[in-house]
Molecule: small-subunit ribosomal RNA
Organism: Halostreptopolyspora alba
RNA sequence: UUACGGAGAGUUUGAUCCUGGCUCAGGACGAACGCUGGCGGCGUGCUUAACACAUGCAAGUCGAGCGAGGCGCUCUCUUCGGAGAGCCGUCGAGCGGCGAACGGCUGAGUAACACGUGAGCAACCUACCCUCGGCUCCGGGAUAACCUCGGGAAACUGAGGCUAAUACCGGAUACGACCACGCGCGGCAUCGCGCGUGGUGGAAAGGUUGUCGUCCGUGAGGGCGGCUUCCGGCCGUGGAUGGGCUCGCGGCCUAUCAGCUUGUUGGUGCGGUAAGAGCGCACCAAGGCGAUGACGGGUAGCCGACCUGAGAGGGUGACCGGCCAGACUGGGACUGAGACACGGCCCAGACUCCUGCGGGAGGCAGCAGUGGGGAAUCUUGCGCAAUGGGCGAAAGCCUGACGCAGCGACGCCGCGUGGGGGAUGACGGCCUUAGGGUCGUAAACCUCUUUUCCUCCCGACGAAGGCCCCACGUACUCGUGGGGUUGACGGUACGGAGGGAAUAAGGACCGGCUGACUACGUGCCAGCAGCCGCGGUAAUACGUAGGGUCCAAGCGUUGUCCGGAAUUACUGGGCGUAAAGAGCUCGUAGGCGGCCCGUCACGUCGGUCGUGCAAGUCCUGGGCUCAACUCAGGAAUUGCGAUCGAUACGGGCGGGCUAGAGGGCGGAAGAGGCGAGCGGAAUUCCCGGUGUAGCGGUGAAAUGCGCAGAUAUCGGGAGGAACACCGGUGGCGAAGGCGGCUCGCUGGGCCGUUCCUGACGCUGAGGAGCGAAAGCGUGGGUAGCGAACAGGAUUAGAUACCCUGGUAGUCCACGCCGUAAACGUUGGGCGCUAGGUGUGGGGCUCUUAAUCGAGUUCCGUGCCGCAGCUAACGCGUUAAGCGCCCCGCCUGGGGAGUACGGCCGCAAGGCUAAAACUCAAAGGAAUUGACGGGGGCCCGCACAAGCGGCGGAGUAUGUGGCUUAAUUCGAUGCAACGCGAAGAACCUUACCGGGGCUUGACAUGCCGGGAAAUCCUCCAGAGAUGGGGGGUGCCUUUGGGCGUCCGGCACAGGUGGUGCAUGGCUGUCGUCAGCUCGUGUCGUGAGAUGUUGGGUUAAGUCCCACAACGAGCGCAACCCUUGUCCCGUGUUACCAGCACCGCGGGUGGGGACUCACGGGAGACCGCCGGGGACAACCCGGAGGAAGGCGGGGAUGACGUCAAGUCAUCAUGCCCCUUAUGUCCCGGGCCGCACACGUACUACAAUGGCCGGUACAACGGGCCGCGAUCUCGCAAGGGUGAGCGAAUCCCUGAAAACCGGUCUCAGUUCGGAUCGGGGUCUGCAAUUCGACCCCGUGAAGGUGGAGUCGCUAGUAAUCGCGGAUCAGCAUGCCGCGGUGAAUACGUUCCCGGGCCUUGUACACACCGCCCGUCACGUACGGGGAGUUGGCAAUGCCCGAAGUCGGUGGCCCAACCCUUACGGGAGGGAGCCGACGAAGGCAGGGCUGGCGACCGGUACGAAGUCGUAACAAGGUAGCCGUACCGGAAGGUGCGGCUGGAUCACCUCCUUU
Repeated sequence: UUACGGAGAGUUUGAUCCUGGCUCAGGACGAACGCUGGCGGCGUGCUUAACACAUGCAAGUCGAGCGAGGCGCUCUCUUCGGAGAGCCGUCGAGCGGCGAACGGCUGAGUAACACGUGAGCAACCUACCCUCGGCUCCGGGAUAACCUCGGGAAACUGAGGCUAAUACCGGAUACGACCACGCGCGGCAUCGCGCGUGGUGGAAAGGUUGUCGUCCGUGAGGGCGGCUUCCGGCCGUGGAUGGGCUCGCGGCCUAUCAGCUUGUUGGUGCGGUAAGAGCGCACCAAGGCGAUGACGGGUAGCCGACCUGAGAGGGUGACCGGCCAGACUGGGACUGAGACACGGCCCAGACUCCUGCGGGAGGCAGCAGUGGGGAAUCUUGCGCAAUGGGCGAAAGCCUGACGCAGCGACGCCGCGUGGGGGAUGACGGCCUUAGGGUCGUAAACCUCUUUUCCUCCCGACGAAGGCCCCACGUACUCGUGGGGUUGACGGUACGGAGGGAAUAAGGACCGGCUGACUACGUGCCAGCAGCCGCGGUAAUACGUAGGGUCCAAGCGUUGUCCGGAAUUACUGGGCGUAAAGAGCUCGUAGGCGGCCCGUCACGUCGGUCGUGCAAGUCCUGGGCUCAACUCAGGAAUUGCGAUCGAUACGGGCGGGCUAGAGGGCGGAAGAGGCGAGCGGAAUUCCCGGUGUAGCGGUGAAAUGCGCAGAUAUCGGGAGGAACACCGGUGGCGAAGGCGGCUCGCUGGGCCGUUCCUGACGCUGAGGAGCGAAAGCGUGGGUAGCGAACAGGAUUAGAUACCCUGGUAGUCCACGCCGUAAACGUUGGGCGCUAGGUGUGGGGCUCUUAAUCGAGUUCCGUGCCGCAGCUAACGCGUUAAGCGCCCCGCCUGGGGAGUACGGCCGCAAGGCUAAAACUCAAAGGAAUUGACGGGGGCCCGCACAAGCGGCGGAGUAUGUGGCUUAAUUCGAUGCAACGCGAAGAACCUUACCGGGGCUUGACAUGCCGGGAAAUCCUCCAGAGAUGGGGGGUGCCUUUGGGCGUCCGGCACAGGUGGUGCAUGGCUGUCGUCAGCUCGUGUCGUGAGAUGUUGGGUUAAGUCCCACAACGAGCGCAACCCUUGUCCCGUGUUACCAGCACCGCGGGUGGGGACUCACGGGAGACCGCCGGGGACAACCCGGAGGAAGGCGGGGAUGACGUCAAGUCAUCAUGCCCCUUAUGUCCCGGGCCGCACACGUACUACAAUGGCCGGUACAACGGGCCGCGAUCUCGCAAGGGUGAGCGAAUCCCUGAAAACCGGUCUCAGUUCGGAUCGGGGUCUGCAAUUCGACCCCGUGAAGGUGGAGUCGCUAGUAAUCGCGGAUCAGCAUGCCGCGGUGAAUACGUUCCCGGGCCUUGUACACACCGCCCGUCACGUACGGGGAGUUGGCAAUGCCCGAAGUCGGUGGCCCAACCCUUACGGGAGGGAGCCGACGAAGGCAGGGCUGGCGACCGGUACGAAGUCGUAACAAGGUAGCCGUACCGGAAGGUGCGGCUGGAUCACCUCCUUU
C1' cells in the first nucleotide's frame, strides 16, 4: 500500500519483404508410464464394463399404543420333581405407530421448462414443527400372535378355535368446506375476499406421573373410578419448511435433415388430478409449427464453479455445494403427507443360484471386498467420543451418513540429507598444445550442531452436553453451584532427557530454438528426432565416459485443455496479382436511411429497492511454529426483476419541407435490341469464248488437279456466308455483346429548364430473367472455313506442328444447355480529398471574316501525376485514398471442385459439396545471378576469305580394352591420351614370383657388452647372406669421452588409404576487362546507386553527363628482349686506311666499321589538315629506323570447376609392425583380336638420286667436347693437339644455287617388314638399346562423315643446338635459313564482354518438370451381395395393473327382520378399454465384411516419350467438342497472366 495490466522464437528463398501453415518455450490435470525415493501436514484416488458379483455390514425404533410368551426376581403353595400368582427389571416374535420418499451411490438416459436466472399460480399440496381458536362424547364387530389339525424338500401356506389396542366400524356435536340467495369491498379476463340466511354431507384415542376413593387377593400386589402432571388424538386459522404447475430470457454440432403435424391446433361438453391444461374422451371447426432453422440425425446430465487468458473469449463439469435423472432391462400400480419407491410389491425379459424337478430365491450405480475390462484408481480397518439423522417422555437403541486410522510421491505445502575450517590443490577419473587444466574445499583431517532418526519420561485440546451424587433456590421431573462419569483417533500431537554426522539424492538435458562441451566408439550402420534436421571415418545432434546446465523427493515421457494463434479477427483480419467479388441484371424478406416540429419513452443514460445461496476467487486480518489448510470481515458476482427520473441520439406515432429519388417539357448523340426489305466487292460452282502444258503447294517436296484441255483470261449465270475503306485505348449496352444501306417497332442514357410528386431511397439471403463459344433435339440451308477422318510429307517414332482433301459444325427457325482468363482477375450505392493533358456528347460566356479561337460547366472515355494507400508491383476524383450502408466470398498445399447424397438436364454435364490419407510447405511481389533454339551493342583465326594439315597407309608414341603371376600408380570433354616420364635392358621400380632379415636399409636418445668399423682376402650360394683368415682408430686429467659394432629398451619405416580433412604448387575460364570497398543517397528489405547513359578505346582506356564523391585489386606503364642512332670500353670479337706476311685479321697496328658489354637518345597524336560537343578520341599527311599500346616476352584481378596432385615435397586422421617395412635374384611396366589421340615418313617431277658450290643463329663441353693423322664401304676403331672456352672443339647447317640423271611407272617414288653381317655403350642388349652395311622391298596413287592450326618475318618449308642421358628422341625446349596467300564482311557455328527482356532455373539448361505403364505400401469410393444396429409405421397376440361394466358366487360391523332371511355397501370371478415384452410385414437411417472395378497418396537411383517453365523450340492458358499408348493434339470462341520486331495512337521531357 485494499481488492489492477498484453514479450516471442524456429521453419518456404542464393538472399529479401509479404502471405501462410506447421512446430516450440508457459500454465493446468481425478492422470498413466519410465528411472528414483528420507519425513510430516492437508487434500485426493474405476475417467474404462450403468460388466457380473461370494461374504459381512449399510434402517430401524417405540413395552409410556396392545395381547400373549421366555428369563430373572418376589410372594404363596409343594408330593421337593415342581405348581400357581405377581410384575420392580429384562429379552422380545406378532398387532399397532412413526420412520423407511431422508441420508449414501451413480451419470446410463435426457437438447427437455431437464438446468440456470427472473417472474407468476385469482389453478395447488405440505407428515413431523411453531402460533392461535375449539374439541377429545356414546357405542359396536373383528383379527394376528397363540392353540389344534393339514399341505410343502424349501420358500411358504390352508382350515378351525381364542383374544387386545392409540388397529377397524357406526352414531352424536362442531366452526370451516360445498350449493342457492342477498349485501359490501377489490381486481389482470375467467374472477378474488368478507358478511348474513337456508340446505348437503364430514371428527377424535388414548397412554403416563402423582394422589385420593373403591373393589379383589392370604400376600407381593392388582382392577376400576375421580382429580392432577406430561405425552398424545380430532377440527380449523395463520406461519415455517418442502414440493407441484406455468411463463420470459440464456447456454451443443449438423441444411449433404426443408418442410413437419391428426390429439395434430382451437372450441364445446364430460372425465381426471392436490391443482390449470388436448392430461383423457366424445362432437365440431381446419388449424398449428418452420429459413430468427420447425421436423430429423449426432453428441451431452445442467449449474455454482474449475483450468487457461491482459481481457473478450476458449475448454471442462473429478473432489465440495444446488437441481435433475437412474437403481439388472422394460412395463405397472399399491401404500402413504410425500414414491410410481436403490437395500418395497406385481408382471414380462435376460442372467445367476437352490431344488426332493412339483417349485422357489436374487439384484453392491450404499461401505469394504472379488472376478472381468483397462495405461490406470485403495482396507472385506476402528468408533458412534464429536457433527448430523430415525425412533423414543427419557435412559437409550440404530446409523459403512459421519469422525478417524490404513494403502498410493496422485497433487499442493513444509522440512531434512549437515554447519564451519581445511592446499602439497592428495589418490583416482577425464582432457591435454605433455607445460598443465579440471572434478576441487570437493575428500581425507580438525571442530561444531542435532531438525529428522533411535531409546526413555511426561502427555493433551477436541467434552459442549448427557447421566449419577450432594448442596441451595423453587410450585415442578426446573434453575444455580460443587463432585463423579463419558475419546475411536491414542500413549498420537506436543514437551523434556540421552545418543550420535550418525538414517536419507536423484532425474532429465547439453546442434539451433534453449541454460549447458570435450574425448572415445560407430561409419546413411546402429540409432536420434518437438520443428528445422543429425549419422556415408575427424559427429558438441547416435552410444559410452568425464565435465557442465536445469530442477529436486522428485525428474522426465505420453495424453488432454487453454495460451502463444490478430491462425474465425466482438475487442481484433482480409478478398487487383498471395486463399477470397457471385458472369450480369431485376427484385422478396431483412439490414440501413435526408431536413424541421410535436408526442411516446421501446432502445439508451442515471438514482433507489429486491435478488444474484453457501463454498470458491481477490483484498485485509486471525488460527495451526511457517506454509498448504482453515476462520472472520470486505470486494467482486459485469445478470435479472421492480420503481422513480432524463429525452440529446436511434426507434414508434402524428404533422410539415425539398437538397435524395421520380415525373413533365425542350434538345441532340449512338455498331443498344427486334422485324422486314435492299446493295455491291470477293470466294466457289455451272455454261460459253480465248488459250496450252502445266497448275497447285512447301523449308524442300509429295499427295491432289490437268491434253476427257486445268491454271491464266473474258462474258453470262447460280448459291451461301460475311460486310473492305470510313474505323479511332471512338460510340452504345447491365453483362454476354453490337459494325453495308433503308423502313417500321422499341429499351436506356446525356444536356437544358426548375413546372409537378414529396423520402416514394440504397442494398439485396432465397427467387426470377438474361447469359460468348462449344454442345444437344426437330426441321431447313451449306459458298468459304473446318474438329473427326483419309492421304502426302517430316521424324528414331509423329495418333502433331506443314501440305492436299474433307464430315459434323459454323448459317436460319423453334426448343434445350448455363458454362469461360464470363477479367479492370477490382460487387453495388452515396459523400469527401491537388492538378495537368488528350478524346466523345451537350450547355453557357467572351471573341472571330469563319461552329476560327479562348474560358467555363455537366456526363462519358484514356494517359501522367500530389497527398494518401500498398508486401511490393502499382492505385491515385473512373481509387486499390478518407468514411458510411448492404450483399457475396476466404481461412496452409495436395486429395478435390472429386466421392457420396440431393436438385436441375434428352444427353454431355451443371449447381451444392466432404472425409480418410499425405506434405513442411504450397504461394505473392521484388532482388542478385545463371540460362534462353529472346533482343541490342561489341570483341576473339569464332565464322567467312586463304594456306597447310589431321581423319585413309606404314611406323613411332600415349591411352582405352583385352590378356597376364605381374602387365605398379596417377592423369579422363575442352583443360587426360609424345601427359607426371627432360631417357623403364639391371638400377630406376612403387608391380609379380622365389630366396632372406626383424631395433630393422635410414634418424635420435638411453642401458649393457665388445672390439674399432671401414678395408683386403678365401669358401658356400643365383644373390642377399652366411662362415673363415689378415689387419688398422681420435682425444684424454687414464676415471673415461667421441666415433663405431653387438644385444636390449624407446622407436624407426610404409610410393599403404583419404587431393571429398589439408598446405604448397598447377591447369582452366582468360591477357577476358572485369572484381570490389569507404562515405553519402535511394529502397521496409535483399539490394541499388557509384560500375548505368552519350561518345571512345586493345582495355571499367579516356572524355562528357549524372546523387554521387573518392579509393583498392585488375588494364596500361615501370622490367627483359628486338628494331634506329649516339656515347663509353675494345679481347678471345672487328679490319676502313698504313705496314709485314707463310696470304689465314695470321702479325704489327688501328678504335673507324661489324659485334660485344655498359649507358643514353628516340614516339608524345608532339606538328599540319579534317571529323567530333571546342572533349576524349578517330581519319589523313609530313618528318622519322620505327606512328598511333612498333614486334615479342615476363606479368594472370575477385573468383569458378569439392578441377589436378597424399606417387615431388609437407601434413591431420586412419591402417600395417617377423610385415602393407627392408634386402636380393629373376620377371613385369615393352604383353596384342582390337579402338582412339598425338606425331614421323610418304604417296612423288615445285620431286627422287648423283656430283659440285654458298650462307646461320641459339647453345653445349673436363668422369667432357675432341681437332689432326690413320684404319674401316659404313657405324666406328686407333692416336690424341687444343679447350673449363667471343680464343679450342661439337660445327659439315640444310633447304637454296649450279650441273647431270630419272619421265609418270607402285616407279631410281615410298621405305615398313624380314634375312644376314657388323659397330658402340654397358657387369649384362634373349625377353628389351641405338647405329652401320648387304639383301628384302609391304601398305600407300592426297585420304568418307567429320575435324585442326595459322593474319607476317606469321603459315608453310629447311636444317641446327640443348636438357635428360653409360647408351637410347619421329617427343620436348630452343635457334636461325627460305618465306607466302587471304580477311568482302559479322548473317551463321564456337567462346567471351556490356545493356536489356522472360523465367516455374539457384547443384543455376548437363537446370526444372508432365502423364501413361510396371512394382510395393496405405487410404477412401463403387460393388453381385451378406451380416448387424437405431428410431419409427401397419397388423397380430396381449402379462401385471388401472379404469369401466357385470357380479347368479362370497362377505363380521350399518338398517329392517320372531335371530331364517332381506336391504345398503363391498369383493372374487367374468367381460370390455388401455397396455410392456413378443410375433408378422414393408420401408427409413446408419455400420461391419465383400470377388472384382475405378481412383488418390507415398515409396535414392524401373519403362515410354517431352507436354509446361526462356518465343520451352507449334506462345501459353480458360470453357467446350472430338480424337489419341501417354503427356497431349486439333476445331470454335475468349484472355494476356505472351517474347520479339515493325507500325499506329496516347503520354512525358526538350